Overview:
This is a predicted structure of an 87-nucleotide RNA (c-di-GMP-I riboswitch aptamer) from a soil metagenome.

[in-house]
RNA sequence: GACAAGGGCAAACUCGGCGAAAGCCGGGGACGCAAAGCCACGAGGCUACGGCGCGAGGAGCCGCGCUACGCUAGUCGGGCCGCCGAA
Repeated sequence: GACAAGGGCAAACUCGGCGAAAGCCGGGGACGCAAAGCCACGAGGCUACGGCGCGAGGAGCCGCGCUACGCUAGUCGGGCCGCCGAA
């Protein structure tokens, strides 16, 4: 970063699976992406199994609130690696 070349990835949705969930993996499928390649280091966002607190005489159940050690790299920043080569 170009009406270049060879290509690459794959949103939503869907089928199967894992997970408490967010979400992830595989098949199909393309909304898009010059890093939509990899990495949870910073920020933002999502979830709350578990933990803590609260609720009704009490317990159980249930519900509510808070909480990341979970998730998101296609939210942003940052780090590392990478194909091609016009202006």
Annotation: The RNAcentral record of the sequence draws on MGnify.